[in-house]
RNA sequence: GCAGAUGUAGUAUAACGGCUAUUAUAUCGGCUUCCCAAGCCGAGGACGCGGGUUCGACCCCCGUCAUCUGCU
Numbered sequence: 001g002c003a004g005a006u007g008u009a010g011u012a013u014a015a016c017g018g019c020u021a022u023u024a025u026a027u028c029g030g031c032u033u034c035c036c037a038a039g040c041c042g043a044g045g046a047c048g049c050g051g052g053u054u055c056g057a058c059c060c061c062c063g064u065c066a067u068c069u070g071c072u
Base pairs, nucleotide, nucleotide: 001071002070003069004068005067006066007065010025011024012023018055027043028042029041030040031039048064049063050062051061052060
C1' cells in the first nucleotide's frame, strides 16, 4: 500500500427497514433476613464518527476512525 472481518450500556450480547432498541451481568434503590449471602421487585445507563437513500435506518449506500486477519 491492497483486500476482508468486527465496532450497540462498565462488561458480554440480540435485532425482518417499522411499538419506548433485547437479554444477562455489574451499579443504585426497595422487599425479605438478627446480619451477610442467595432470592424477588424496581430504576438509570448504549447503536464508533460524518454524510446520503427512504414516509421511516443499528440494519441499505459512500466516506472516515479504531481493532483484528490475510497479501505485498
The RNA shown here (transfer RNA) has 72 nucleotides and comes from Ruminococcus sp. It matches the Rfam family "tRNA". Its family is annotated with triplet codon-amino acid adaptor activity in the Gene Ontology. Model confidence (mean pLDDT): 80 of 100.